[in-house]
Context: one part of a larger RNA
Parts: sequence; C1' cells; structure tokens
RNA sequence: GGAUGAACGCUAGCGGGAGGUCUAAUACAUGCAAGUCGAACGCCCCGCAAGGGGAGUGGCGUACGGGUGCGUAACACGUACACAACCUGCCCAAUACUGGAGCAUAUACCCGGGAAACUGGGGGUAAUACUCCAUAACAUGUAGAAUCGGCAUCUUUUCUACAUUAAAGCUCCGGCGGUAUUGGAUGGGUGUGCGUCUGAUUAGCUAGUUGGUGAGGUAACGGCUCACCAAGGCUACGAUCAGUAGCUGGUCUGAGAGGAUGAUCAGCCACACGGGCACUGAGACACGGGCCCGACUCCUACGGGAGGCAGCAGUAGGGAAUAUUGGACAAUGGAGGCAACUCUGAUCCAGCCAUCCCGCGUGAAGGAUUAAGGCCCUCUGGGUUGUAAACUUCUUUUCUCUGGGAAUAAAAACUUGUAUUCAUAUAAGCUUGAAGGUACCAGAGGAAUAAGCACCGGCUAACUCCGUGCCAGCAGCCGCGGUAAUACGGAGGGUGCAAGCGUUAUCC
Repeated sequence: GGAUGAACGCUAGCGGGAGGUCUAAUACAUGCAAGUCGAACGCCCCGCAAGGGGAGUGGCGUACGGGUGCGUAACACGUACACAACCUGCCCAAUACUGGAGCAUAUACCCGGGAAACUGGGGGUAAUACUCCAUAACAUGUAGAAUCGGCAUCUUUUCUACAUUAAAGCUCCGGCGGUAUUGGAUGGGUGUGCGUCUGAUUAGCUAGUUGGUGAGGUAACGGCUCACCAAGGCUACGAUCAGUAGCUGGUCUGAGAGGAUGAUCAGCCACACGGGCACUGAGACACGGGCCCGACUCCUACGGGAGGCAGCAGUAGGGAAUAUUGGACAAUGGAGGCAACUCUGAUCCAGCCAUCCCGCGUGAAGGAUUAAGGCCCUCUGGGUUGUAAACUUCUUUUCUCUGGGAAUAAAAACUUGUAUUCAUAUAAGCUUGAAGGUACCAGAGGAAUAAGCACCGGCUAACUCCGUGCCAGCAGCCGCGGUAAUACGGAGGGUGCAAGCGUUAUCC
C1' cells in the first nucleotide's frame, strides 16, 4: 500500500448492487417448510341434480430441493483413465402382449380396553391392493455344437434342445394406462495411476493381516464374509502413531514465482440429538420414515406415553459481533394430476444493518468598507480567518406536494380458424403481477432538507499562542514532558480523506 462475512469510537443526506451467528454440530416455545391424484377403489356427509367435501385402501412423490461442516489426511477431493465385473423409476424409440379365476382387508358398523398415545374382538365390503392358472422370447438358467480372441484357465458371437418367469384396468370414447424384452438418454455404483498440512522429542507396523483354492453374499469385482492352504504385506521416497483440517473451481495479495485463504456463488463429499440396525423402494441404510440402546426435555389419572430447527422466521445462551415469528406462488424450477388445479420458507420479492462496492448531493455566479467577532504581532496600527459572510442574481439534482404510470406475461386452459396421418401442429382471440401506485415521467414550491472524522516533531502533507512543569499526559518506531513544549491539554490556523473518518484484529 492492498484486502476483510469484520468489530469498536465519533459522525451520518439519498440511490443502485451485493453481503449478513466466523463463537455453542449448544438447548429450543410457536407457526409454516411435502404433498398430490375421484380419469385406480368402495364408503360417509351436503345437494333435486350437476357438483362439492371427508376419513380410509391404492398409485406416484417424500433418496429432489433446503441446511450445516461434526467427522474425515481418505480413492474424501482434484485430475487422467478403466469396468469382458454393474444397476438405472419417470423420459424417448422399437417389438410382442394385456386371457381366465380366487382369498382377504382398511375406512364405516357393532361390542369393548385406555387419562392419553393408541388399541382388542366380531360379522360385512372394493380395487390399477394381494394370490393362483393360462400364454411367452430376442429374457433367465442348464446342456450341447460351431466360432473370434488368447500360451492356457477362460472368453466373444451364433445355433439347437430342455426348463423357468408377465399383466389392470379407467375413460369425457378423443384418449390415459398395465406387462415382458431390447436399445437410447439421464443418474448412480465400482476400480486404478498421479497430486493434496505438520511432527522422527512418533521407527517399526500388520493375523482377515498379504496372497491362493473353494464356497457364500452383492446390481457388480473384491478378505466383502467364511473354510482350508501358504507366510506374506507396508516402511527413512517416512509406514505406524499423534496433532490439525471437509476438498475443489476460486478469493486476497504479489511484477511474477510464490504466500495466505476456501464466507457469499458453483461442483463433489460427509452429517441430521449421540451410537447401532435394517425395512420399503429404481434409488436410502433415509434431516421434517421405522426399530433398539443412551443423554436430555415435556405430558400423565403413575399404569404409560410424546419429542428432535446443522429447513424459514423466531427464543434463550455463548460472544467484540451478524437481520423479520413479513408478502406471493406473478415469474423460474420442482412434486402430483389427462387437465383445471393443488402444494412448494425452493424461488421471486419486501423489511432491518454505512457491513462492503459504485454513483449523486449538501448549491452556482457576482460581491471589499477586505464589516463585526475570534486568533496572532514589532499594537493610534498591521496580518489572518476571508469572497468567506452580509447583499444581488440564478438553478432545483436532491427534498416536499400534486398528477400520470410501467417492462418483467409468455403461456397453459378455453373459444375460433387452417393443415393433415384425426390428435398433433400452427394462427388469432381471451385470462393471469407479490414486488407496487414501486421504478420512471411531468408539474408546482423554495437555497430551501443535508459534514464530519483523523492528523499537523521526523518517517509524513500540515504552526503559532496559552496552560502544564519528568506532573498531568502522549507514543506505530525514533522518542516528547524537569518554566520560553510546532511532540502533553485547549484555542486560532492549517493538512488529508469525506458520508464517512479513525482505531483494533487478521492475511499478502
């Protein structure tokens, strides 16, 4: 000098853009943050009907989005490859199919138990819920044959035989679905090389340990697990141990090389009160799912129950320190739905904070009797504050008032027309704005509403007087102060920056 997620002191007019618990991954009152579908299903309620509402079964979603950085020095991340060892719901394309039968059960009803949470029994009911049968290969498995590659174990492709495996209907009649398989797309899984902090006052570490055979398990390879066999494997190119830490794109600084850093935004990882476990599912070992143990909190009729803000707000606490218990789904995106639409603290907006960056203003021109006052001096006077003020003329960015007033919206749906392959494309019309009566524009008024902070011995731009008298005090370093202090305190004057200026902390 530059920088900051800053804090503190003094001060403070406005706008635009950004940022905002760095500490206790401490504990959390309250509200909201994940639902949706009646074009899967049977009921109940309202209604003349159309239709609407309710709990439940069923489907899809809840594995996304959002938060945090505890753990992790590791294939976690970065980068380059690999999987002849893998999976992939929804989506796209293709092929084939969608036949028949059956057993239940929830809600509701009846009888109970319980303070509650909830729950037992009974008879009855539906489905795109569940089960069985049929059919089926380019699927899967076994066997055989040929074949590409390979030294070989093995393996690629093709063929043959046998065996196994499927489904669901709804409809506004236009469609929407369902099953099997293949390919694609997307997303994931796995492996390997290299790179990634400090300590040797940590030198040896390791028994599923290292490898093999076989088996199990997995979507899949593999000591992933197990039985047996061998005795290996890592290590001064730093193993092991200990400490610290999420990694990266980036960010800050620097001429660069480097050094420091990893807030916001983006990619990956890990976690969800602490620990463990699996279930469901295409996908989780699952933040707002389940079970168990533990700590804590709450309710209780003492028998027993309930809970998890590192989601958005908000509270307490810690702290030098960090915001509203706001608005809207209008846009973008997501979930469900044929759709209308519903949900969405994602998101878009608004509120608070000079926390940062950028921009604007606090007036302009003229004006000397160089007024008064202050300060200084060589004191009837002079210098300085200072064209500064007064005064005259002008302007109106800002400000106040009045009036107008957006873009962000294009659609979907619906209506009409056109084309054809008749459910798609296209054109026109119609509808929808939280922000917001905001931005912006116009008019009126009047200099009106708006300047501070630090410094002035040298480094370092800027000097005198008074007070004090090694006192009180200053100080980044050198150092000032003991009676003429440009260094302390005040005043006048000056210098620097300016809605900020200084101080502290940290990095280069």
Predicted 3D model of a 508-nucleotide part of an RNA (small-subunit ribosomal RNA, 5' domain) from a metagenome. The coordinates come from a structure-prediction model, not an experiment, and the mean pLDDT is 85. The RNAcentral record of the full RNA draws on SILVA.